[in-house]
Order: sequence, then structure tokens, then C1' cells
RNA sequence: ACACAGCCGUCUGGAGAGCCGCCCUGCCAUGCAGGGCGCACCGAAGGAGCAAGCACCGCGCGAGGACCGCGCGGCGUGAAUCUCUCAGGUACCGAGGACAGGGGGAGCGGC
Repeated sequence: ACACAGCCGUCUGGAGAGCCGCCCUGCCAUGCAGGGCGCACCGAAGGAGCAAGCACCGCGCGAGGACCGCGCGGCGUGAAUCUCUCAGGUACCGAGGACAGGGGGAGCGGC
């Protein structure tokens, strides 16, 4: 100096599942909104779980003490849009939303 993944703003797209029951509160009131409890349901904020692989330990085998290789067992590590459903969410609107894309920024790292 340049580009890349990640990070921080901004713009765009962005799924699923309850107009359930009871109770409370508010209001412009015979039905809307908010909250609590219960039951049912969803996975794409967040959180949790793990397969191969890898590291270590033990045992066995390889002419086998060490190194090395292979096998078995133990222990640790170990990703996701997978799994769980703690949290969150479940008509429309709105909000939220993993992830994806455009443009911008900062500073560290690698090259």
C1' cells in the first nucleotide's frame, strides 16, 4: 500500500407456531389493550447438548525396553440453519429476528 474473514454503524430482504381457557388492571367499554396463571405449540435473539477429528492416559499387538505404527478403552477438546426448549416467541399491524446482500467506518491480526 492492497485485498480478505471477523467487528461497529447504516440501507434492503428475512421463516415458524393460540384471534385457547381462567383471573386482574386500564380505556373512548358487552371488546380492545396490557399483565399473571394453566394447557397446547414454534425455533431464526441469547443459552445449553454432541459426531468425526485432535490431544493426553492405560492396555494389547507389531522380533517391541524406548521411539514409532495399529487396535481397544478412559478422559478432555470439539461446528451448525442439527438437537433441547431454560430464555424468547405464537391472528393482522407493529416489534423482534438467525442469516444473506449493498454501501460506509475503525483498529488489531494474517499475507
A computed fold for a 111-nucleotide RNA from Acidovorax sp. MR-S7, annotated as Glycine riboswitch aptamer.
NCBI's taxonomy places the organism under Bacteria, Pseudomonadota, Betaproteobacteria, Burkholderiales, Acidovorax.
The same sequence occurs in records of 2 taxa.